Background
Predicted 3D model of a 246-nucleotide part of an RNA (large-subunit ribosomal RNA, domain VI) from Hymenobacter swuensis DY53. Its mean pLDDT, the model's own confidence on a scale to 100, is 87. Its Rfam family is "Bacterial large subunit ribosomal RNA".
Context: one part of a larger RNA
């Protein structure tokens, strides 16, 4: 821009893409078959491998948010406590998020028409013959079925609802602001005071591992009082701040 009014939702599906894998074991059954040796079809179940998708409750990793320990040195006058630098100084842990080594799911089933092949009926050719007329079965291949996209499918579809029809609005959308399960930017999604959208504050799952000061014990180091202190990307609450008016 188009889809001959403007919108908001929900859709149909021409067409396109994806998927389509496979082992072992148990049972049927030591059965059928076979002199024996051996040893099934069909069917039922269990458990794997590779691959694909999703997720973070578990396990593990990361986690330069966080907590702790610790070395050297500088600073805050000193002690204590902090802090800078040394690859995050080094080391031990670790929430969210992200991930796999973790977890969950998937390739199920059925139908149609067939291939090779196997038939039925059956002449030409009094027989025979699956084929010539007719008719059936038959495969991971094909068409559906499963998952996804999809009306610029210009053949521009459908349904429901809203608004308006004549000089500027309405329905609706955008701008702007606060943002994140979204993200390069657009886009998508949430919210904008009739408000929990983000920050702050309060509480908390959780992390670290028992802070400073004080007091007690000890000669002191150190230990006890003390699951403390600090943090808390997660969860809940609360209009204090910012989402004003437009």
């Nucleotide at each position: 821009c188009g889809u001959a009014g403007g919108a908001u939702a929900u859709u149909u599906g021409a067409c396109a893409g994806g998927a389509c894998c496979u082992g072992a074991c148990u049972u049927u059954a030591g059965u059928a078959c076979g002199a024996g040796a051996g040893g099934a079809c069909c069917g039922a179940g269990u458990u794997g491998g590779a691959c694909c998708a999703g997720c973070c409750g578990c396990u593990c990793g990361u986690g330069u948010a966080c907590c702790g320990g610790u070395u050297g040195u500088g600073a805050c006058g000193c002690c204590a406590g902090u802090u800078g630098c040394a690859g995050u100084g080094c080391c031990g842990g670790g929430u969210a998020g992200c991930g796999a080594c973790g977890c969950u799911g998937g390739g199920a089933u059925g139908a149609g028409a067939u291939a090779a092949g196997c038939g039925c009926u059956g002449a030409a050719a009094g027989c025979a013959u699956c084929u010539a007329a007719g008719u059936g079965c038959g495969a991971a291949a094909c068409u559906c079925a499963c998952c996804u996209g999809a009306a610029g499918a210009u053949g521009a579809g459908a349904u429901a609802u809203c608004c308006g029809a004549u000089a500027a609005u309405a329905a609706g959308a955008g701008c702007c602001g606060u943002c994140a399960g979204a993200g390069a930017c657009g886009a998508u999604g949430a919210c904008g005071u009739u408000g929990a959208u983000a920050g702050g504050c309060c509480c908390u799952a959780g992390g670290u591992g028992u802070a400073c000061a004080g007091u007690c014990a000890g000669a002191a180091a150190u230990g006890g009082c003390a699951u403390a202190g600090c943090c808390g990307a997660g969860g809940g609450g609360u209009a204090c701040u910012a989402a004003g008016u437009g």